[in-house]
Record summary: A computed fold for a 349-nucleotide part of an RNA from Thioploca ingrica, annotated as small-subunit ribosomal RNA, central domain.
Context: one part of a larger RNA
RNA sequence: CUGGGCGUAAAGCGUGCGUAGGUGGCUAUGUAAGUCAGAUGUGAAAGCCCAAGGCUUAACCUUGGAAUUGCAUUUGAUACUGCUUAGCUAGAGUACAGUAAAGGGAAGCGGAAUUCCUAGUGUAGCGGUGAAAUGCGUAGAUAUUAGGAGGAACACCAGUGGCGAAGGCGGCUUCCUAGACUGAUACUGACACUGAGGUACGAAAGCGUGGGGAGCAAACAGGAUUAGAUACCCUGGUAGUCCACGCCCUAAACGAUGAGAACUAGACGUUGGAAGGGUAUACCUUUUAGUGUCGCAGCUAACGCGAUAAGUUCUCCGCCUGGGGAGUACGGCCGCAAGGUUAAAACUC
Repeated sequence: CUGGGCGUAAAGCGUGCGUAGGUGGCUAUGUAAGUCAGAUGUGAAAGCCCAAGGCUUAACCUUGGAAUUGCAUUUGAUACUGCUUAGCUAGAGUACAGUAAAGGGAAGCGGAAUUCCUAGUGUAGCGGUGAAAUGCGUAGAUAUUAGGAGGAACACCAGUGGCGAAGGCGGCUUCCUAGACUGAUACUGACACUGAGGUACGAAAGCGUGGGGAGCAAACAGGAUUAGAUACCCUGGUAGUCCACGCCCUAAACGAUGAGAACUAGACGUUGGAAGGGUAUACCUUUUAGUGUCGCAGCUAACGCGAUAAGUUCUCCGCCUGGGGAGUACGGCCGCAAGGUUAAAACUC
């Protein structure tokens, strides 16, 4: 040295696709690189270890052996791995027929509500709060009726319901478009898994240019509260929120749980299919893909997890190594900027 770990203690990249690399199903042939066995050569001597011997013993010395776990050459073995060739269908994929869905993009349309404008009715208040005041109103408000304008969001349905890799996605219709699931057959024949770099997507806020602006609302102003009140409450209100295009690239981007595969008691819900039964829109059974609750074994420091594992195993990647300093400085790369990313040390406990 042959590590130990990553739900909550430090630790899973925010999420895909994918290059190199790593790993890889069944059968047979060949090969013999890895692997295994034998032989030969070499592996200096001394030392270490063993045996015998020599100094009266010992230390010491002499002789012999062993060891030198290695390397090279050569002869073999062929189970496993690799390589070659030939096949296979259980992994993976394609075709066909269906199903469900807020998956994505574009265009059009709709009703409720808020605000504003115009007109009518109508008169002294309205609004707001714990209580008030600022504010609005006799130049006619609030309320109410009719008409119009404009922007944004889509009540009920709505559900630990659905879809999506994640971020996320919810009125209706049309067009374009991606994925999933189910069924039975046919086809391809390992085409697979993971994935350093790379690349794409990535809430909100923010930035650039041009639009838009109803409501809400950082900043800001005023009124209150208070010892003060740069707040909480109230009246206003600009960026922003919306659209197009281009950037930014971060989140408690969370299941705080990487991806794939196999195996391992059950029970009860629910969504989408399929098969069978049935008194046939019900209901029951089986099965499959999701999504939940509980729970055996097992695991866990405990909490808890428990076929959607944090159980038992395999493959690949990422990451952690006492607290603070610090996700900071410097440098590099990226960005219009804000900043992001990579990422220390002194010192200190």
Annotation
Its mean pLDDT, the model's own confidence on a scale to 100, is 88. It matches the Rfam family "Bacterial small subunit ribosomal RNA".